A computed fold for a 330-nucleotide RNA from a Candidatus Muiribacteriota bacterium, annotated as Bacterial RNase P class A.
Model confidence (mean pLDDT): 77 of 100.
The RNAcentral record of the sequence draws on ENA.
Its Rfam family is "Bacterial RNase P class A". Rfam's curators write: Ribonuclease P (RNase P) is a ubiquitous endoribonuclease, found in archaea, bacteria and eukarya as well as chloroplasts and mitochondria. By type it is a ribozyme.

[in-house]
RNA sequence: UCAGAAAGACGGGUAUUCGCAGAAGUAAUUCUGAGGAAAGUCCGAACUGCAGAGGCAAAAAGCCGGGUAACUCCCGGGCAGGGUGACCUGACGGAAAGUGCAACAGAAAAAAUACCGCCUUAUUUAUAAGGUAAGGGUGAAAUGGUGAGGUAAGAGCUCACCAGCGGCAUAGUAAUAUGUCGGCUUUGUAAACCCCUUUUGCAGCAAGACCAAAUAGGGUGAUGGCUGCCUCGCCUUAAUCACCGGGUUGGUUGCUAGAAGCAAUAUGAGAGUAUUGCUCCAGAUUAAUGAAUACCGUAACAGAAUUCGGCUUACAGUCUUUCUGACCUU
Repeated sequence: UCAGAAAGACGGGUAUUCGCAGAAGUAAUUCUGAGGAAAGUCCGAACUGCAGAGGCAAAAAGCCGGGUAACUCCCGGGCAGGGUGACCUGACGGAAAGUGCAACAGAAAAAAUACCGCCUUAUUUAUAAGGUAAGGGUGAAAUGGUGAGGUAAGAGCUCACCAGCGGCAUAGUAAUAUGUCGGCUUUGUAAACCCCUUUUGCAGCAAGACCAAAUAGGGUGAUGGCUGCCUCGCCUUAAUCACCGGGUUGGUUGCUAGAAGCAAUAUGAGAGUAUUGCUCCAGAUUAAUGAAUACCGUAACAGAAUUCGGCUUACAGUCUUUCUGACCUU
């Protein structure tokens, strides 16, 4: 200098004049006012209501150890794969519990096999019987692989080196790793159904609570509720639920002081945790933050509706830090 990898920041601003919403104030006036994703409504919780428990169904997770209020999230480690590397990815328990699938080809696709071939015997010279799975063929895949010995010809039959599986020892909290011993040797697929282990009550701020007003406190059906089903149990005999019909289409609350934000110190590989200090930073409801002028700018995706922790998706670019590779110079 170029090319990459990982993490993070910004993502419109300044001034003037008017305007909108909330809070404080007697008033003048003062202060505050959309995001890193506010999007998706995917996961988890706080909160509210119904809940007493058990079972089934359904759903989720799936190597080990940590974090967190919790999680299907985050961190660290192990193993496998990709990459020269920094790093990245992983739907990572079980196939001998069972069922299914693997077209076609092939003799045979799972407790599956002898088509060609090789060897032995007999004999009618082209057949029969027996042995074999080393060679060939088919296929994505054919009872571990390579080499040597051995054999009638062959085969872990024997040996050496590997792979898998199992035992023992050492290190580690563990997943695992290393060493050593053992001829023990079994296609793949569970991101197919399934089995095993662990976890999960249901619904949701349009949840709920209160006030006001109005009408027809009307009619029919069921006996109800414990929000998928079943069982036991509890509450309720004047309440509840469903449908038809009529009236009111209002207000207050929930509603923003939080598992909150910022900074420092300590601690930890890290996610985080602890302590101290400072701060209050939208609460609308036919839905507030807009308009004009001037200057600067790289400016895309895009607007809260109970709140928070994540995940996923969209995004023009600019900047910062650390690391990797190549080339050049000193």